Background: This is a predicted structure of a 72-nucleotide RNA (transfer RNA) from a Holosporaceae bacterium. Its mean pLDDT, the model's own confidence on a scale to 100, is 80. Its Rfam family is "tRNA". It is annotated as a transfer RNA.
[in-house]
RNA sequence: UCCUCGGUAGCUCAGAGGUAGAGCAAGUGGCUGUUAACCACUGGGUCGGCGGUUCGAUCCCGUCCCGAGGAG
Numbered sequence: 001u002c003c004u005c006g007g008u009a010g011c012u013c014a015g016a017g018g019u020a021g022a023g024c025a026a027g028u029g030g031c032u033g034u035u036a037a038c039c040a041c042u043g044g045g046u047c048g049g050c051g052g053u054u055c056g057a058u059c060c061c062g063u064c065c066c067g068a069g070g071a072g
Stems, first nucleotide, its partner, number of pairs: 001071007010024004018055001026042005048064005
């Protein structure tokens, strides 16, 4: 320098045009002599940045940034 894959909640990841989700973690309550476990509920997101396409973009296109792998 070029190619491929990835960047979404604190963490691990889903979502592939039409209101952003799950598990774990966290908080509150219940249960228990207490903790843990278990049960119920709750909060938490500029979807990496900037532009473009579209009635509408996490999703499609361009470019840049960051990470992983490969080629030379």